[in-house]
RNA sequence: UGAGUCGGUCAGACGGUCGCGUCGGCCCCGGCUCGCGCUGGACGGCUACGCCGGCCGGCGGGAGUACCGGUGGCCGCCGAGGAACGUCCGGGCUCCGCAGGGCAGGGUGGUGGCUAACGACCACCCGGGGCGACCCGCGGGACAGUGCCACAGAGAACAGACCGCCGCGCCGGCUCGCAAGGGUCGGCGCGGUAAGGGUGAAACGGCGGUGUAAGAGACCACCAGCGCGCCAGGUGACUGGCGCGGCUCGGCAAACCCCACCCGGAGCAAGGUCAGACAGCAGGCGUUCGAGGGCGGCCCGCCCGAGCCUGCGGGUAGACCGCUAGAGGUGUCCGGCAACGGCCACCCGAGAUGGAUGACCGUCCGUCGCCGACCGGCAACGGCCGGCGACGACAGAACCCGGCGUACCGACCGACUCAUCCC
RNA sequence: GGACCUGUGGAGCAGCUAGGAGUGCUCGUCACCCUGUCAAGGUGAAGGUCGCGGGUUCAAAUCCCGUCAGGUCCG
Repeated sequence: UGAGUCGGUCAGACGGUCGCGUCGGCCCCGGCUCGCGCUGGACGGCUACGCCGGCCGGCGGGAGUACCGGUGGCCGCCGAGGAACGUCCGGGCUCCGCAGGGCAGGGUGGUGGCUAACGACCACCCGGGGCGACCCGCGGGACAGUGCCACAGAGAACAGACCGCCGCGCCGGCUCGCAAGGGUCGGCGCGGUAAGGGUGAAACGGCGGUGUAAGAGACCACCAGCGCGCCAGGUGACUGGCGCGGCUCGGCAAACCCCACCCGGAGCAAGGUCAGACAGCAGGCGUUCGAGGGCGGCCCGCCCGAGCCUGCGGGUAGACCGCUAGAGGUGUCCGGCAACGGCCACCCGAGAUGGAUGACCGUCCGUCGCCGACCGGCAACGGCCGGCGACGACAGAACCCGGCGUACCGACCGACUCAUCCC
Repeated sequence: GGACCUGUGGAGCAGCUAGGAGUGCUCGUCACCCUGUCAAGGUGAAGGUCGCGGGUUCAAAUCCCGUCAGGUCCG
């Protein structure tokens, strides 16, 4: 310099104007409270066709501001993310009285850690890819059983004989021989054979030798693989070594299945408090021979238990709590290879409920395009400066966290690998 | 908040629950025949990233994982 691998950071900056939401303060308005005036009603009393008294209202106009409300006005503070997203996992929290047993169902699947928990994360092992940094793996079991392996091929899972090779018998041709008989070629039949050809993703170990009619783990040496035993290392998955064995056993479980482990259900519209509205009717089942519910598929067990279901009809859809400081973040130090854990210090101020965080202008920054000047170069082109224009992503909280996955204009930083050149 | 379904030539589908050549149906398109001409009819042909990416397998539209788009249902 070029090509790459892994990890991380930022997510335009500043100022002004307008706008939105929560909260706080002041003002205003309404409610509310207390007087005053006018007036209505029934009741009671009396000196009784009118007065008086308290009670219940209505209207008008004042005062007060503790409390409540407001689509009101002004001021002030604060106001989205690394993914707030998808909702793919896990947990907290809340309710189901407690959260019991079995079957079913779902999930996970190398080992050891970490954690509140996980299918996440870390380290290691094994397998695969890459020259390498590094990356990928749903990575238990195929001598518990069932099933599948198309096409091609003789044969595809208790292997298999198409060609070839070999033996025997019969027949025929040629040939040797006086003959008996022999040799060779071809055909048919019976049998042997998995070395060779050919098919396939896969053909029941590889190679060399012995052996044989031809062959074959039939036998032998070496190698590969499997199983068993011992030794060594490691917490372990596993690795290395030695010995023995039968000589050899296909693949698929992201097919059913088996094994081990884990999982009770629902979800903030959970759940609670307050206020307000309403109207029941018909049919069916049931009250210890117990419907129905907790219980989400079933059974057992336990508990509650007099109402429940269906149809028609009616009413409401308001406020408050939950509601945001938490397994939280940053930094130093300590333990650990790491994930992570511990101590200390500092920091944190969205909380809507038709759902707020935006728009415009100016200056600067970054990227891209065009134009112009300069520099290098034969040129293509590159560098640098200036002007103009465009753009500045992906996307937005809604109970809260831990992960995963996905989207994303670009810019920057760190560690490492390979190649080439120079010192 | 929760539970699911679909994606296959230009259009609508089947094939996916025993994985085996992209196999098929209806309509459409094109060419030829038929007709004086058109339609209908007949014959033939073209047209496929099986939404996308990865994995398992000898082999994937089909099985598994992730993702995108569209749609449905419940509270």
About this RNA
Predicted 3D model of RNase P RNA and transfer RNA as a complex of 498 nucleotides. Model confidence (mean pLDDT): 76 of 100. Rfam match: Bacterial RNase P class A. The family's RNA type in Rfam is ribozyme.